[in-house]
Context: one part of a larger RNA
């Protein structure tokens, strides 16, 4: 892992609805006793009317009573009778609360009692054990020294939680080992090794308690409370799992409040019955109305620019008898004229939505009562905002959509994006989005532009004589642009400045003359000069030149980590891009045929059955309702079987499903059918349970 059997809404009490039955103003009996049967568990009948509930309410209650409370009240108002107006108790059966283990497995846990110091931990008692070597206390003897106390020296002694080291306990560092040879070892290496040493054997302490040189350590391989049994199926707002089958209908992920955030309770949203019924929804028109958003605007509020005017300040400057005048290219209230900006500014003000009224059209919903839920983790997407970086597959709302619980096309693949909403069958047919060069179904369609980058087939500031398409300026046959020749001068070295300054370091002017033209000088040079060069002119040539603006569609900018690619291959007047135009292809969309089913309507019919026609339906999780299949048992009836039962095997038939029939082998004794009843009633998932592979 796999196969087999085993596994999970049960049963009691109340109480509610529904359905059904029985009696009815009534209804039903408990406990118990009596009679018969029996498997001794109890069964069937009887007998008990205690009592329950309903037949009347109001009051806190006494009490009153179709009324009574309240209250001085005959007033008023609260609940209640009456009227249209409605009966209730039992039994069975589902559905749901409820107490109970209450759908099933699953805790670490709590308390009790009981056993445990054969492991360990300290203690008590009475026993062992410790090779060898070294070091040499103190004390003693002799000598010596000293006036004594005392102190040297040599010998002898043999002390020590003393030295190296076996045994012996310990367990430093390392490798092995890690499904081990071992639930803690092995190997080298390490500590101590007369000591607070190690050990035999016997005794004692114990569970909130022991014992501890203290590490929450130890206390019998897992001790912040031991093991076993019992309390007991603790308890689990939490994970897991929950077994057959077909039909309709179908959400939520939201608000309030919660020791409340992953649980609830009510509301909303989903389903079922009834019920009066037709209120409901949509979209036009036509009429009423509430608003302060985009959008504007500056009238207020707040910010903010430029100017005029003009207080006050500052700077100068006069006169000083002062608390004065004068100026001002300086700051500037406040007002004035122009221009702003604003979610919490508004003189102003839409579209849309709401609300409402009438009307048409389409459509079938809305209310009310009540059974029975789930949801209350949302996700992406477009549009309006908040937050945040106008960051995030970020976050919170608001409104729309699809996922969620939606398959089917498309977008290479790809819950939420684009189209479209699957009842079943068909080797029919039109289409949507998105395609029509091969893969890969359909036009290498057609008409007219663009692009040269493989752009297209992923990017910005910013850059460029890329290349279409518009406009609009100047200059040109009185000769433009572009190349070549040629001139490009004189006062003059212009004046300051400077060691020079000579068009060409800088400053200051920038005139005048000859002229077809030539700047008091565009650039290079030089110390300065000089040189070469432009501007302008005149020839040469013989048609278009140079500039600005708009705008199509390219180019640069442009760096990633296994191998690269628009899916691939391939595409260039396209198989890329714009613009039009016509055909095709494409889905589970829509038609056509044929079934099958829900609801409504009608018709036939005694009938809510069954059949007919007709109209609308028939994706679905969580969940509501309905309709059935299939086991074992009972009880009734009726059959089947050694000429072979059930149970297994294989093949065939059938049915819209669960399923059902029949042939054949096996197999060898009991097992279907109908009706009704009654449950240990259905299996793939639980780290499931037990066996087996």
């Nucleotide at each position: 892992u796999c196969c087999a059997g085993g596994g999970a809404g049960u049963u009691u009490u109340u109480u509610u609805c529904u359905a059904u039955c029985g009696c009815a103003a009534g209804u039903c009996u408990a406990a118990u006793c009596c009679u018969g049967g029996u498997a001794u568990g109890u069964c069937a009948g009887g007998a008990g009317g205690a009592g329950g509930c309903g037949c009347a309410g109001g009051g806190a209650a006494a009490c009153c009573g179709a009324g009574u409370c309240u209250u001085a009240a005959c007033a008023g108002g609260g609940c209640g009778u009456c009227u249209u107006u409605c009966a209730g108790c039992g039994g069975u059966a589902g559905g749901a609360a409820u107490a109970a283990g209450a759908c099933c497995c699953g805790a670490a846990g709590c308390c009790a009692g009981u056993c445990g110091a054969u492991c360990u931990a300290c203690c008590c008692a009475u026993g062992g054990c410790c090779a060898g070597g070294g070091u040499g206390a103190a004390g003693c003897u002799u000598c010596g020294a000293g006036a004594a106390a005392u102190c040297g020296a040599a010998g002898u002694g043999g002390a020590g939680g003393c030295c190296c080291g076996a045994a012996c306990c310990a367990g430093u560092g390392u490798c092995u080992g890690u499904u081990g040879a071992a639930a803690a070892a092995g190997g080298c290496u390490u500590g101590g090794a007369u000591g607070a040493g190690c050990u035999g054997u016997g005794g004692g302490u114990g569970g909130g308690a022991g014992u501890g040189a203290a590490a929450g350590g130890c206390u019998a391989a897992c001790c912040a409370a031991g093991a076993c049994u019992g309390g007991u199926g603790a308890u689990a707002g939490c994970u897991g799992g929950u077994u057959c089958u077909c039909c309709c209908c179908g959400a939520a992920a939201u608000g309030a409040c919660u020791u409340u955030a992953g649980g609830g309770u009510c509301a909303g949203c989903c389903u079922g019955a009834a019920g009066g019924u037709g209120a409901g929804a949509g979209u036009u028109c036509a009429g009423g109305a509430a608003g302060g958003u985009a959008g504007a605007g500056c009238a207020c509020a707040g910010g903010a620019u430029g100017g005029g005017c003009u207080a006050g300040g500052g700077c100068g400057g006069a006169a000083u008898u002062u608390a004065u005048c004068c100026g001002u290219a300086c700051c500037a209230a406040a007002c004035c004229c122009a221009a702003c900006c604003u979610a919490a500014c508004u003189c102003c003000g839409a579209a849309u939505g709401u609300c409402u009224u009438g009307a048409a059209c389409u459509u079938a919903u809305a209310c009310u009562u009540u059974g029975g839920a789930g949801u209350g983790a949302g996700a992406c997407u477009g549009u309006g905002a908040g937050g945040g970086c106008u960051a995030a597959g970020c976050u919170u709302c608001a409104u729309g959509g699809u996922c969620g619980a939606a398959a089917g096309g498309g977008a290479a693949a790809c819950a939420g994006c684009c189209c479209a909403g699957a009842c079943c069958g068909u080797c029919a047919g039109c289409u949507a989005a998105g395609g029509u060069c091969c893969c890969u179904a359909a036009a290498c369609g057609c008409a007219g532009g663009c692009u040269a980058a493989g752009u297209g087939g992923u990017a910005a500031a910013g850059g460029a004589u890329g290349u279409g398409g518009a406009g609009g300026c100047a200059c040109a046959a009185a000769g433009a642009c572009a190349u070549c020749c040629g001139g490009g001068a004189u006062g003059u070295u212009g004046g300051c400045u400077u060691a020079g300054a000579g068009g060409c370091a800088g400053c200051c002017a920038u005139c005048a003359u000859u002229u077809a033209a030539a700047g008091a000088g565009u650039g290079c040079g030089u110390a300065a000069u000089a040189g070469c060069u432009c501007a302008c002119c005149g020839g040469u040539c013989g048609a278009g030149u140079g500039g600005c603006u708009c705008u199509g569609c390219g180019c640069c900018g442009a760096a990633a980590a296994u191998g690269a690619u628009c899916g691939g291959g391939g595409c260039u007047u396209a198989a890329g891009c714009c613009u039009g135009c016509u055909a095709c292809c494409g889905a589970a969309g829509c038609u056509a045929c044929g079934g099958c089913u829900u609801u409504c309507c009608g018709a036939u019919g005694a009938a809510u059955a069954a059949u007919c026609g007709g109209a609308a339906g028939g994706g679905g999780u969580a969940g509501g309702g309905g309709a059935g299949c299939a086991u074992u048992c009972u009880c009734u009836g009726u059959g089947c079987g050694g000429u072979g039962a059930a149970g297994u095997u294989u093949c065939c038939g059938u049915g819209u499903a669960a399923g059902c029939g029949g042939g054949g082998g096996u197999g060898g004794a009991g097992c279907g059918c109908a009706g009704a009843g009654a449950a240990g009633a259905g299996a793939g998932u639980a780290u499931c349970c037990u066996g087996g592979a």
This is a predicted structure of a 693-nucleotide part of an RNA (large-subunit ribosomal RNA, domain II) from a Candidatus Omnitrophota bacterium. The full RNA is in RNAcentral, with records from ENA. The organism belongs to Candidatus Omnitrophota, within Bacteria.